[in-house]
Predicted 3D model of a 138-nucleotide RNA (c-di-AMP riboswitch aptamer (ydaO/yuaA leader)) from a Bacteroidota bacterium. The organism belongs to Bacteroidota, within Bacteria.

RNA sequence: UGUUAAAUGUAGCCGAGAUUCGCACUAAAGUGUGGAUGCGGGGGACCCAAAAUCACGGGGCGUAUUCUCAGAGAUGAGAUAGGAUACUUCCAAAUCCGAGCCCGACAGCUAACCUCGUAGGCAUAAUGGAAGAGCAUU
Numbered sequence: 001u002g003u004u005a006a007a008u009g010u011a012g013c014c015g016a017g018a019u020u021c022g023c024a025c026u027a028a029a030g031u032g033u034g035g036a037u038g039c040g041g042g043g044g045a046c047c048c049a050a051a052a053u054c055a056c057g058g059g060g061c062g063u064a065u066u067c068u069c070a071g072a073g074a075u076g077a078g079a080u081a082g083g084a085u086a087c088u089u090c091c092a093a094a095u096c097c098g099a100g101c102c103c104g105a106c107a108g109c110u111a112a113c114c115u116c117g118u119a120g121g122c123a124u125a126a127u128g129g130a131a132g133a134g135c136a137u138u
Stems, first nucleotide, its partner, number of pairs: 006138005012122003018037008038118006048108001057106001058103004066079005082097004087132006
C1' cells in the first nucleotide's frame, strides 16, 4: 500500500431544481448574473392511433383524481384513485398529503429539430424485521 473478515459509529427530508467556469457586489461567508455539463418539462413528421372540436371549450406542470353529504352561495365535513416517511430494496405497522399554478382558442403519439426550467418549502424528530451497498475508526 492492497485484499479479506469482524466490531463500533455514521449519513437531513419533499422536489427536476445540481455541479462547474467567468463576471459583479462583499472583510468573509455568501448573493446576483452569464455560459457549459447534468437533470426535468413542453412543442414537433412518416407510421400508428383516434374520433375530436363547437354546443358544456380544450390543454399543460404536479401524487393531488373522483364520489357522497350539508349549505342560497362562499365554503365545510367524510371518504377515495394516487403519493411521502431520513443509505437502497422488500414485508409489516403507524403518521401525514390527497394542493396549487399556468397556456389563451391552440397542441394525440412523434425521429430530426425548436424551446423552457434548474425554484420553493420543511425538520430536531426520525417504527420494526430481512437482505445488500458506501464512508470513518479499531
The sequence was found by an Rfam model in a public genome assembly.
The model forms 96% of the base pairs in the Rfam consensus.
The prediction has a mean pLDDT of 80.